[in-house]
Context: one part of a larger RNA
RNA sequence: CUGGGCUUAAAGAGUUCGUAGGCUGCUUAGUUAGUCGGGUGUGAAAUCCCUUGGCCCAACCAAGGAACUGCGCCCGAUACUGCUAGGCUUGAGGAAGACAGGGGUAAGCGGAACUGAUGGUGGAGCGGUGAAAUGCGUUGAUAUCAUCAGGAACACCGGUGGCGAAGGCGGCUUACUGGGUCUUUUCUGACGCUGAGGAACGAAAGCUAGGGGAGCGAACGGGAUUAGAUACCCCGGUAGUCCUAGCCGUAAACGAUGAGCACUAGGUCGAGGAAACUUCCACAUUUUCUCGGCCGUAGCGAAAGUGUUGAGUGCUCCGCCUGGGGAGUAUGGUCGCAAGGCUGAAACUC
Numbered sequence: 001c002u003g004g005g006c007u008u009a010a011a012g013a014g015u016u017c018g019u020a021g022g023c024u025g026c027u028u029a030g031u032u033a034g035u036c037g038g039g040u041g042u043g044a045a046a047u048c049c050c051u052u053g054g055c056c057c058a059a060c061c062a063a064g065g066a067a068c069u070g071c072g073c074c075c076g077a078u079a080c081u082g083c084u085a086g087g088c089u090u091g092a093g094g095a096a097g098a099c100a101g102g103g104g105u106a107a108g109c110g111g112a113a114c115u116g117a118u119g120g121u122g123g124a125g126c127g128g129u130g131a132a133a134u135g136c137g138u139u140g141a142u143a144u145c146a147u148c149a150g151g152a153a154c155a156c157c158g159g160u161g162g163c164g165a166a167g168g169c170g171g172c173u174u175a176c177u178g179g180g181u182c183u184u185u186u187c188u189g190a191c192g193c194u195g196a197g198g199a200a201c202g203a204a205a206g207c208u209a210g211g212g213g214a215g216c217g218a219a220c221g222g223g224a225u226u227a228g229a230u231a232c233c234c235c236g237g238u239a240g241u242c243c244u245a246g247c248c249g250u251a252a253a254c255g256a257u258g259a260g261c262a263c264u265a266g267g268u269c270g271a272g273g274a275a276a277c278u279u280c281c282a283c284a285u286u287u288u289c290u291c292g293g294c295c296g297u298a299g300c301g302a303a304a305g306u307g308u309u310g311a312g313u314g315c316u317c318c319g320c321c322u323g324g325g326g327a328g329u330a331u332g333g334u335c336g337c338a339a340g341g342c343u344g345a346a347a348c349u350c
Base pairs, nucleotide, nucleotide: 004321005320006319007304008303012318014201015200016199017198021194022193023192025088026087027086028085029084030083031082033081034080035077036076037075038074039073040072041071042070049065050064051063052062053061054060091191092188093187094186095184096183097182098181099180103177104176105175106174107173108172109171110154114150115149116148117147118146119145120144121143125136126135162169163168206247207246208245209244210243211242215241216240220236221235222234223233258317259316260315261314262313263312266295267294268293269292270291271290272289273288274287275286276285299306300305323350324349325348332343333342334341335340
């Protein structure tokens, strides 16, 4: 490179936006660049191939032919691709009207619980465990009542339920704000898809500076257990967990399943709309669009399974894989305050 692949065997980038590039709806006319046909010129010789010939044969040599799959020019064809000009509405987007939502940011507020402080009652234990002990307590604990303070998280509702590109999002109110769905088919008229580089976002932990610190709690101390116990259990407890600003850029960042479009049996449950039917309303029923699940046909699959939310049938574009270990190591580069991240071998060995 040609292949074959990427749920679980190696392999989908954590996610999105988007540059170049690649690909791109229906239709008319033109052009003839690509494309196709014919002609012509050229494509040195040698070599290769074919037919003969010359050395006794062969290798070798010679002659003729073919070939040189290419390129230039001319003529022609015009379906497809390109280009130019025009049209269309189904793709895409806009508008109007309605709707659902823990989507985001900021501010404010609330109750339960917890811990602490102060005061009252009370008077000997409490706590903890498999059992204990460390620990707390007559300087009055635990329990109970009242008041005050503080920080963090929001029971029930709550749901294979909702929203978000992913990470993720859950008390209540307000402000600002992103996206989505449905209906009308009103407007624009291919404005689209993907996306190397690039940019933005990105759990937890960790880092820098300043705050905060109730509970929990790496490290650490103690008590147990044990042969030992650098653990599991218990009593404490610092970073951290929280806030603001800035880094880090990784996760089993998982559906271990890239994005988009089209097509291909159904059944059932849930969420959000719309319409029809019913005399009107409500309920029910039916139809339809979107989203989230379960079961399942054909098909696919090594099987497990998957199955209109495909891992089916096709198309477009990107990323990635190529035996195990060595190794996500070394080295170089680059990013980072650091921790480290990204890129990423080989020897050797089986």

This is a predicted structure of a 350-nucleotide part of an RNA (small-subunit ribosomal RNA, central domain) from a metagenome. The full RNA is in RNAcentral, with records from SILVA. Model confidence (mean pLDDT): 88 of 100.